The RNA shown here (transfer RNA) has 71 nucleotides and comes from a Gaiellaceae bacterium. Lineage of the source: Bacteria > Bacillati > Actinomycetota > Gaiellales > Gaiellaceae. Its Rfam family is "tRNA". By type it is a transfer RNA. Rfam links the family to the GO term triplet codon-amino acid adaptor activity. The coordinates come from a structure-prediction model, not an experiment, and the mean pLDDT is 83. The sequence is in RNAcentral, with records from ENA.

RNA sequence: GCCUCCGUAGCUCAACGGCAGAGCCGCGGAUUCCCAAUCCGCAGACAGAGGUUCGACACCUCUCGGGGGCU
Numbered sequence: 001g002c003c004u005c006c007g008u009a010g011c012u013c014a015a016c017g018g019c020a021g022a023g024c025c026g027c028g029g030a031u032u033c034c035c036a037a038u039c040c041g042c043a044g045a046c047a048g049a050g051g052u053u054c055g056a057c058a059c060c061u062c063u064c065g066g067g068g069g070c071u
Base pairs, nucleotide, nucleotide: 001070002069003068004067005066006065007064010024011023012022013021018054026042027041028040029039030038047063048062049061050060051059
């Protein structure tokens, strides 16, 4: 330099082009004599910028970051 895969919540992962979700973690509550466990609730994210579209996490382009391969 070229090719390829990946980037969504603090962590691990979902999401036929039409609502951004789950588990764990955190916070609050219930239960308990106390703790643990269990149950209920709350907060929290689409790497960035353009484009396509009525509508983009999902499609296209470029950039950034990470993994792998080739030279």